[in-house]
The RNA shown here (glmS glucosamine-6-phosphate activated ribozyme aptamer) has 150 nucleotides and comes from a Bacillota bacterium. The coordinates come from a structure-prediction model, not an experiment, and the mean pLDDT is 78. The sequence was found by an Rfam model in a public genome assembly. Rfam family: glmS glucosamine-6-phosphate activated ribozyme aptamer. From the family's description: This entry contains a glucosamine-6-phosphate activated ribozyme that is found in the mRNA for GlmS. GlmS is an enzyme that uses fructose-6-phosphate and glutamine to generate glucosamine-6-phosphate. The ribozyme catalyses self cleavage of the glmS mRNA that is thought to regulate GlmS activity. Its family is annotated with regulation of gene expression and catalytic activity in the Gene Ontology. The source organism's lineage runs through Bacteria, Bacillati and Bacillota.
């Protein structure tokens, strides 16, 4: 250091910078930095295109490029009557939808440490405020055949 095997634990808004604006240095020309997604949510297996869910923010979390549990097809699985076939909506809390109730979000902000000329990194600490395809309750679901049973 590489590989297998086991065990355990932990996951995801992520990664990069040439336009852009900031900072140093320089008469310039340019040079060499710095900033570029905050939580909630979200993965059955392949394969596809690829702008793929909520909201919070001083909205540069601009724009590019990558990738991503979202889509679509197809396998596979669950549901929709006891079985079967075919369709349908889902995806291991496995019905699309409709009512409606539910929540201690985090950064932004203040206060302070460390590093750094500096643009800004970073870590404590203090504190508020959401939504949703997230949760939980009701309503709400074939067709044809077989078979039971009245």
């Nucleotide at each position: 250091g590489a590989u297998g095997c086991u065990u355990c634990g932990c996951c995801a808004g992520c990664g990069c910078c040439a336009g852009a604006c900031c900072c140093c240095g320089g008469c310039g020309a340019c040079g060499g930095g710095g900033u570029g997604a905050c939580g909630a949510g979200g993965u059955g297996g392949g394969g596809g295109a690829g702008g793929a869910u909520c909201g919070a923010g001083u909205c540069u979390u601009c724009g590019g490029c990558g990738g991503a549990u979202g889509c679509c097809c197809c396998c596979c699985g669950g549901c929709c009557g006891g079985c079967c076939a075919c369709g349908g909506c889902c995806g291991a809390c496995a019905g699309c939808g409709g009512u409606u109730c539910c929540a201690c979000a985090a950064a932004g902000c203040c206060c302070g440490g460390c590093g750094g000329c500096g643009a800004c990194g970073u870590c404590g600490g203090g504190g508020a405020c959401a939504a949703a395809g997230g949760g939980g309750a009701c309503c709400a679901g074939g067709u044809g055949g077989c078979g039971c049973g009245c």